[in-house]
RNA sequence: CGGGAUAUAGCUCAGUUGGUAGAGCACACGACUGAUAAUCGUGCGGUCAGAAGUUCAAUUCUUCUCGUCCCGA
Numbered sequence: 001c002g003g004g005a006u007a008u009a010g011c012u013c014a015g016u017u018g019g020u021a022g023a024g025c026a027c028a029c030g031a032c033u034g035a036u037a038a039u040c041g042u043g044c045g046g047u048c049a050g051a052a053g054u055u056c057a058a059u060u061c062u063u064c065u066c067g068u069c070c071c072g073a
Stems, first nucleotide, its partner, number of pairs: 001072006010025004019056001027043005049065005
């Protein structure tokens, strides 16, 4: 320099042929226990990497930029 992949909750990851975002773990509280652990319940937590475009509507489609990874030169 060229090509490809990836970015979503504190962490690991789903999601959708476009319609106002979920799970597990973690965390807080409660139940249970003599007390922990385990288990069960409830809750908290996200400007979906950034910008622009298309659209009535974008996490999703298109383009560009930045980060990470891989391949080639």
Transfer RNA from an Oscillospiraceae bacterium, 73 nucleotides, folded computationally. The source organism's lineage runs through Bacteria, Bacillota, Clostridia, Eubacteriales and Oscillospiraceae. It matches the Rfam family "tRNA". Rfam classes the family as a transfer RNA. Its mean pLDDT, the model's own confidence on a scale to 100, is 81.